[in-house]
This record gives sequence, C1' cells and structure tokens, in this order.
RNA sequence: CCGCUGGGGGCGCCGAAAGGCUGAGAAUUGUACCCUUCGAACCUGAUAUUGUUAAUACAUUCGUAGGGAAGCGGAUCUUA
Repeated sequence: CCGCUGGGGGCGCCGAAAGGCUGAGAAUUGUACCCUUCGAACCUGAUAUUGUUAAUACAUUCGUAGGGAAGCGGAUCUUA
C1' cells in the first nucleotide's frame, strides 16, 4: 500500500416551493461514502475564537485537551 471479514461514523445549510450551496458522502428504498488504534473518520468542550460565506461549509485557534471502531491474508521495502 491492497484485499477479506468484523466494527465505528456522519448525513448539513438557504428556500413557500421549484431549486440552489458545500462535501468523499447530505440516507430513511444507501449493495453508497468515510474511518478502523501508525486512530482529527466522528463525538465532547461548543450556541467557543478570529477571518470568511446568502447560510451551512471553509481557513485559523482551541489541540501535546477529553473520548473514539481490529483481526486476518497478500504485496513492497529495510534490518539481522
């Protein structure tokens, strides 16, 4: 790094609607998507900080914070 099995996780914002925005993913009809301890997938602090956006999102801080789901097989490399 790849695969298998198991497991964990989120699914928001604007709008009357149509529809639009961000994102890997915006479910309830997911054979999808992301993550799985080498763990910022995701949750808490948080209705948090500063910037920014129509709003969410995004960037930054918080953050050496507190939590968070594992086994097997294969490939490659290194050392002995």
Molecule: TPP riboswitch aptamer (THI element)
Organism: pig gut metagenome